[in-house]
RNA sequence: GGCUCUGUAGCUCAGUGGUAGAGCAGCGCAUUGAAGUCGCGCGUGUCGCAGGUUCGACUCCUGCCGGGGCCA
Numbered sequence: 001g002g003c004u005c006u007g008u009a010g011c012u013c014a015g016u017g018g019u020a021g022a023g024c025a026g027c028g029c030a031u032u033g034a035a036g037u038c039g040c041g042c043g044u045g046u047c048g049c050a051g052g053u054u055c056g057a058c059u060c061c062u063g064c065c066g067g068g069g070c071c072a
Stems, first nucleotide, its partner, number of pairs: 001071007010024004018055001026042004048064005
């Protein structure tokens, strides 16, 4: 340098065109002598960045940036 996969909550990931979610972690309540476990409740996010297509984009297209792999 070329090809390819990938970037979404603190972490691991889903979401394949119609107003963004799960598990774990965290916080609050209840429980306990106190903790832990169990139970109930709470999502905190410019969806990597910038453009384009569309009535509408996390999703499709282009470029750039970061990470992984293959070739040279």
Transfer RNA from a Phycisphaerales bacterium, 72 nucleotides, folded computationally. Taxonomically the source falls in Phycisphaerales (Bacteria, Pseudomonadati, Planctomycetota, Phycisphaerae). It matches the Rfam family "tRNA". It was read from a public genome assembly.